[in-house]
Molecule: FMN riboswitch aptamer (RFN element)
RNA sequence: UAAUAUCUUUGGGGAUUGGUGUAAUUCCAUACCGGCAGUAAAGUCUGCGAAGAGUGCUGAAAAAGCGCUCCCGACAGGGUGAAAUUCCUUGACCGACGGUAAAGUCCGGAUGAGAAAAGAGAAAU
Numbered sequence: 001u002a003a004u005a006u007c008u009u010u011g012g013g014g015a016u017u018g019g020u021g022u023a024a025u026u027c028c029a030u031a032c033c034g035g036c037a038g039u040a041a042a043g044u045c046u047g048c049g050a051a052g053a054g055u056g057c058u059g060a061a062a063a064a065g066c067g068c069u070c071c072c073g074a075c076a077g078g079g080u081g082a083a084a085u086u087c088c089u090u091g092a093c094c095g096a097c098g099g100u101a102a103a104g105u106c107c108g109g110a111u112g113a114g115a116a117a118a119g120a121g122a123a124a125u
């Protein structure tokens, strides 16, 4: 000089009011919520993570650890602008698994995992 190894911390929100019913924050009406990175500021673009399914290696092992593959929801009209499926406006739409009267919002796996963000930071060369 170089921010590589490594370490620390952070890292997901939301059911109001009423109706039916033996029973529903699950149905109906109404209400509410929106992980990370990129890009003109994004739940709906692009990519990633979580959830789900399968599988390779190590291993005595269905333990634990390190990987890989599959799967992975939903937007249009108008306006401004050099630039926006991101802003403004109008109207829509979407949301893992297990439990339970059928759940994006309750309980549970989860005091978990994690994209990533911030900070610290060698040795060797």
Stems, first nucleotide, its partner, number of pairs: 006120005017029003031105002033095002035048004043093002052070007075091005097108003